Glycine riboswitch aptamer from uncultured Lawsonibacter sp., 92 nucleotides, folded computationally.
RNAcentral holds the sequence, with entries from MGnify.
This record gives sequence, C1' cells and structure tokens, in this order.
RNA sequence: GUGACUCUGGAGAAGCUCGGUGAACCGGGUGCCGAAGGUGCAACGCGGCGGCGAAUGCCCCGCCAAUCUCUCAGGCAAAAGGACAGAGGAAA
Repeated sequence: GUGACUCUGGAGAAGCUCGGUGAACCGGGUGCCGAAGGUGCAACGCGGCGGCGAAUGCCCCGCCAAUCUCUCAGGCAAAAGGACAGAGGAAA
C1' cells in the first nucleotide's frame, strides 16, 4: 500500500395517479433523480515480430479514468439502502 468487517458522517428526485385490497402490499400510467451495481467516452499516456521513413517523426490498430455520460438496474416522506470521507481493523 490492498483490504473482509465494525463505528460515525453521508446528497438528489411525486408520501403523484388509476385498479385490486380493511391495511400491508400487488399490478398499470405519467413525471423525475444519480451516489449500490452496470454502459459509454481520452491523449502530449501505455502496448503492437502493423505501415512509411535516414530519424527520437507521422499514420494505423488495441488498452486504460472519473463525482463526466446513459438511466439497463436502483431510487423519489421516515426507515432501509447509499458512492465517498474519518476512526479502528481480520487476512494475504
């Protein structure tokens, strides 16, 4: 340094609407949110017994990020969940 796990903090968006139901809840519709997970995107970076070239150059192909992007999944009172941050920390 990585890091299961524990504690603390932790945003956004309809307690919308229709049907069933005593309710919980289930199904449909419309409108929204991005911070579980997932998708997409980079070069003056990395890789190539790819091409041209005298050349450290040019071209081609491939690879790589996010709090960016999409909104598949998830979510839109509270609770739960929650990227990330702080403290501790098994194990290799």
It matches the Rfam family "Glycine riboswitch aptamer". About the family: This family represents the bacterial glycine riboswitch.